[in-house]
RNA sequence: UCGUACGGGAGAGUUUCGGCCAGCCUCGGCUGUCCGGACGCCGAAGGAGCAGCACCUCCCCGUCAAUCUCUCAGGCAUAGAGGACCGUGCGGGCUUC
Repeated sequence: UCGUACGGGAGAGUUUCGGCCAGCCUCGGCUGUCCGGACGCCGAAGGAGCAGCACCUCCCCGUCAAUCUCUCAGGCAUAGAGGACCGUGCGGGCUUC
């Protein structure tokens, strides 16, 4: 430094409208799953931007970060999935002694 196994791992609307289906019912509606939209929101997959460094002192250009910033993507009840990062084990690569 890479991979892998296990463990830990945050944030943000059970908002609203419409539709299919199912259940209940006082036949007016209500509840639930899913789908599509509207507005709002989150940052810790990924992505993008910048400091700095270097060059130049005319211009142009190079390198380049982040847990910062932006939110394209992704996500926003519970659950599940994902999840930067951390710990431990195992297996490699490079380098140093």